[in-house]
Annotation
The RNA shown here (c-di-GMP-I riboswitch aptamer) has 79 nucleotides and comes from uncultured Desulfuromonas sp. The coordinates come from a structure-prediction model, not an experiment, and the mean pLDDT is 89. NCBI's taxonomy places the organism under Bacteria, Pseudomonadati, Desulfuromonadia, Desulfuromonadales, Desulfuromonas.
RNA sequence: UCGACGAAAGGGCAAACCCGGGGCAACCCGGCGACGCAAAACCACGGGUCCGAAAGUUUCGGAUGGCCGGGUUAUCGAA
Numbered sequence: 001u002c003g004a005c006g007a008a009a010g011g012g013c014a015a016a017c018c019c020g021g022g023g024c025a026a027c028c029c030g031g032c033g034a035c036g037c038a039a040a041a042c043c044a045c046g047g048g049u050c051c052g053a054a055a056g057u058u059u060c061g062g063a064u065g066g067c068c069g070g071g072u073u074a075u076c077g078a079a
Base pairs, nucleotide, nucleotide: 005077006076012037013036018031019030020029021028022027035066041072042071043070045069046068047067048064049063050062051061052060053059054058
């Protein structure tokens, strides 16, 4: 230095509920809030789940990155 790993330190993100807005919906955005998170940073590539439309058991479109896998990047440095 790099990788692995995850003690400590500086910090970071922000679930649910509620309020306002967008959307047919899933869900998203902002505020409040804090359940949690060492990638809870980014990417819908594969799977799963959810929504919508058609079909008749499949197809298409959308959502979910805080469902799993994968890819890319990143702070610190004890064992």